[in-house]
Molecule: Bacterial large signal recognition particle RNA
Organism: Chloroflexota bacterium
RNA sequence: CCGUGCUAGACGGGGAGUUAGCGGUGCCCUGUACCCGCAACCCGCUACAGCGGGGUCGAAUGCCGUUCGAGGUCUGCGCCCCGAAGGUUUACCUUUGUCCGGCGGCGUUGAAGGCUGGGUCCUGCGCGGCAGGGUCCUAUGAACCCCGUGAGGUCCGGAAGGAAGCAGCGGUAAAUAGGUAGCUCUGGGCGCCGCAGGGUCGCCUGGCCGGAGCAGGUCUGGCAGGGGGACCCUUCAGGGUAGGAACGACAACGGAUGCACGG
Numbered sequence: 001c002c003g004u005g006c007u008a009g010a011c012g013g014g015g016a017g018u019u020a021g022c023g024g025u026g027c028c029c030u031g032u033a034c035c036c037g038c039a040a041c042c043c044g045c046u047a048c049a050g051c052g053g054g055g056u057c058g059a060a061u062g063c064c065g066u067u068c069g070a071g072g073u074c075u076g077c078g079c080c081c082c083g084a085a086g087g088u089u090u091a092c093c094u095u096u097g098u099c100c101g102g103c104g105g106c107g108u109u110g111a112a113g114g115c116u117g118g119g120u121c122c123u124g125c126g127c128g129g130c131a132g133g134g135u136c137c138u139a140u141g142a143a144c145c146c147c148g149u150g151a152g153g154u155c156c157g158g159a160a161g162g163a164a165g166c167a168g169c170g171g172u173a174a175a176u177a178g179g180u181a182g183c184u185c186u187g188g189g190c191g192c193c194g195c196a197g198g199g200u201c202g203c204c205u206g207g208c209c210g211g212a213g214c215a216g217g218u219c220u221g222g223c224a225g226g227g228g229g230a231c232c233c234u235u236c237a238g239g240g241u242a243g244g245a246a247c248g249a250c251a252a253c254g255g256a257u258g259c260a261c262g263g
Stems, first nucleotide, its partner, number of pairs: 001263006009057003012030004020046005034054005063255005071247001073245003078241004083236005092228008101219003105214002113209008121198006127191002130187006136179005146171004154163003
């Protein structure tokens, strides 16, 4: 150095949790590395730390060290997000006033200011119109108790003649229906109407004097104030994360290593 056969040992590991502690079943992460039974109000052990039974491999599929690093755990007010309570004015939103500046509007086709007239407005009267009523016009309209006429019939008279008078006809009263125009009465938050009187403010409009400003629109900024409640501050609660701590599978590299026999 090679071959053969054994033994130690190995046949997953880790995290959190549970536990006096260790391991397991269960959960999670890696990963593929035997089987059966026990086991979460748990099962079995005692720092040498699962128990019982069977099987395979076997001195390298194991051990040690370094590197890498999945993964979960703790911490983490340093940072971020969100919620709740409270507070404040300076930083957020909104609003009021004022000042400077800029832009714009009106103005010599005449600003501000002054004088004066009128309208809008109110009252009264008139006129008109509207609505309603009346008159008026037309039609209908009285068996009798309205008018005229008055057949027939009735009455008076010797006769001549006369009287009352139903129906019918004509007309009319009360009333009913309709209606252009005219006249008249009443009424009104009817009127580009007229007259008179009144007339605070505002609005519209005309004339004269005057001779250059006027109104207050918009924007930036400053100052002062109001409201909201944003930012901010304090406190509390929750989540995430930089960082830190311990653990840590798999993987890579390196190192060491039992016994017997033969060559």